[in-house]
Record summary: A computed fold for a 413-nucleotide RNA from a Hyphomicrobiales bacterium, annotated as Bacterial RNase P class A. The sequence was found by an Rfam model in a public genome assembly. Rfam family: Bacterial RNase P class A. It is annotated as a ribozyme.

């Protein structure tokens, strides 16, 4: 100087004029309006609605099993999580770093198309070797010959038979890999190393890592296929819910299940209590409870008003201590939106940032040209984008600018 990786921050500023909204103080006015003063007023993602909770309501609660859903290496943080931190393993990258839907394939089922001989307890397309007394053809040599031929050796081709899975081909993947020996040619056939299985020791909280021993040892892949294992899990949601006011029709119809029994009081009507049946937020069983009829469908009527919920929080910021860190503790300090058809804005000026052109320098280069600073001038440029109960995360979008640390390449000293 260039390229890259990780983490973080800003994302317009100032002034003037006019306007909106909440809180508070005061005055007027007359009970919700007006005026004046003071204080506050969109985000890092407010988006997505993907997770987890706080909170509110609902008779359900405890235990076990099961259905459904979720998570899935180890240890930790947290209110909790599918989040975060640290580590292990696997893969990618020269590296800084990045990614992982990371338990189980010996519980079972299923799939592996096409190509290929063959895709799980397999098999031979090409190829390699052998055929000794083997069959056929061709050639060469030797011997022999009655010159027709015969015998024999070697090479080669074809058919047949046997051996082979090392070499080649197909494929995502071919029955462990590499090398040496051995064999007729081959094969863990033997050996060495790696891999695999069993087992021992050492280090580590653990995932796991390291070092040996025994064994020639095949039983591939896919679970983001069904499944198995371990752990977790009520539902609905601020349009939750609470209160006030007002109004209506305590409306009508149909179906299913239940309305049983015992005791006490009572003249009776009836009341109280126990047991049983039905109902009680997936289902079943047990235990404990609750309600008093329960469940379903159809038609119709009233209220669409106001207040609360609604902003003090698992809160923000800073210091110290502990921890590799996530984070925890402690001390100090601050109060930082609360609308309801939905406020937080509009206009002007200056500055800033970005960018085009011109010009004057600096620096590098052989040069073209690159980088950078000042001045002038132009720009219709200045991102993604608006709270609605709140919080912790994840994911997605983002013009431009800045900071820190680390990695690689080149150059100079």
């Nucleotide at each position: 100087u260039c390229a890259g990786a990780u983490g973080g921050c800003c994302g317009g500023a100032u002034g003037g004029c006019c306007g909106c909204u909440c809180c508070u103080u005061g005055u007027g006015c007359c009970u919700g309006c007006a005026c004046a003063g003071g204080g506050g007023g969109a985000g890092g993602a407010a988006a997505g609605u993907c997770c987890g909770g706080g909170c509110u309501c609902c008779a359900c609660g405890g235990a076990a099993a099961u259905a459904c859903g979720g998570u899935g290496c180890c240890g930790g943080a947290u209110a909790a999580c599918g989040u975060c931190c640290g580590g292990c393993g696997a893969g990618g990258g020269u590296g800084a770093c990045c990614u992982c839907a990371g338990g189980g394939a010996a519980a079972g089922u299923g799939c592996c198309a096409c190509a290929g001989a063959a895709a799980g307890g397999a098999a031979a397309c090409c190829g390699c070797c052998u055929g000794a007394c083997g069959g056929g053809g061709u050639g060469a040599g030797a011997c022999u010959u009655u010159c027709g031929g015969g015998u024999u050796u070697c090479a080669u081709c074809c058919a047949c038979a046997g051996g082979u899975a090392a070499g080649g081909g197909u494929g995502a993947a071919a029955g462990g890999g590499u090398g040496c020996g051995g064999c007729a040619a081959g094969a863990g056939c033997g050996c060495a190393c790696c891999g695999c299985g069993c087992g021992u020791c050492c280090g580590g909280u653990a995932a796991c890592g390291g070092a040996g021993g025994c064994g020639g040892c095949a039983u591939g892949g896919c679970a983001a296929a069904c499944c198995c294992c371990a752990c977790c899990g009520g539902g609905a949601g601020c349009a939750a819910a609470a209160c006030c006011a007002a109004a209506u029709a305590g409306g009508g119809g149909c179906g299913c299940g239940g309305c049983g029994u015992c005791u006490u009081c009572g003249c009776a009507a009836g009341a109280a209590g126990g047991c049983a049946a039905c109902u009680c937020c997936g289902u079943u069983u047990c235990c404990g409870g609750a309600a008093g009829c329960g469940c379903g469908c159809c038609c119709g009527g009233g209220u669409u008003g106001g207040u609360u919920g609604c902003a003090c929080g698992a809160g923000g910021c800073g210091g110290c201590u502990g921890g590799c860190a996530a984070c925890a503790g402690u001390c100090g300090u601050c109060c930082c939106a609360g609308a309801u058809g939905a406020a937080u804005g509009g206009c002007c000026a200056u500055c800033g940032g970005c960018u085009g052109c011109g010009u004057c320098g600096g620096u590098c280069u052989u040069g073209c040209g690159g980088c950078u600073g000042g001045c002038g001038u132009g720009g219709a440029c200045c991102a993604c984008a608006g709270a609605a109960c709140c919080c912790g995360g994840c994911u997605u979008a983002c013009a431009g600018g800045c900071c820190a640390u680390c990695u690689g390449a080149c150059c100079c000293u």

The prediction has a mean pLDDT of 76.